[in-house]
């Protein structure tokens, strides 16, 4: 440099299925009313808001999962494209995809803050707790335990 493994409620996807989104939007029909997306400028009255009444989803996320690909799996931060998100322009904010940094994290669990979401679901950071896993250094040998360090790592092989 090459192969090939290990951690384990191990990572991602993921056909199909389930509840939740929701008595929400939208659409019809009445009745008021004066404006209209979060910010600005134009259109637009068969139009906008808002209340009753009627009819009524659906994408996102969320349980389960046949199977597939794995063991920086993969998640995240910053920075570029490229598409989206109202009637159109401009802008702010989101969201998907993708690329790039030898940037951050060994792992799953649980708590409190934050963010994000319709949610109390879950998902992400950050801190803190105990557990594990693997090397070093110190300790015990009938049991071991204590420190500290990271995956560019350990372990076996050529």
């Nucleotide at each position: 440099a090459g192969u090939a493994g290990a951690g384990g409620c191990g990572c991602a996807c993921a056909a199909u299925u389930c509840a939740u989104c929701a008595g929400u939007a939208c659409c019809c029909g009445c009745u008021u009313a004066a404006u209209u997306u979060u910010g600005g400028g134009c259109a637009a009255a068969c139009g906008u808001a808002a209340g009753c009444g009627g009819c009524g989803a659906a994408a996102g996320g969320g349980g389960a999962g046949a199977g597939u690909g794995c063991c920086g799996a993969g998640g995240c931060g910053c920075g570029g494209u490229u598409u989206u998100u109202u009637g159109c322009c401009c802008g702010a904010a989101g969201a998907a995809a993708u690329c790039g940094c030898c940037g951050c994290c060994g792992g799953g669990g649980u708590a409190a803050u934050g963010c994000a979401g319709a949610a109390u679901a879950u998902g992400c950071a950050u801190u803190g707790c105990a557990c594990u896993g693997u090397c070093a250094c110190u300790u015990a040998u009938u049991u071991u335990a204590g420190u500290g360090g990271a995956g560019a790592g350990c372990u076996a092989u050529u």
Predicted 3D model of a 158-nucleotide RNA (Lysine riboswitch aptamer) from a bovine gut metagenome. Model confidence (mean pLDDT): 78 of 100.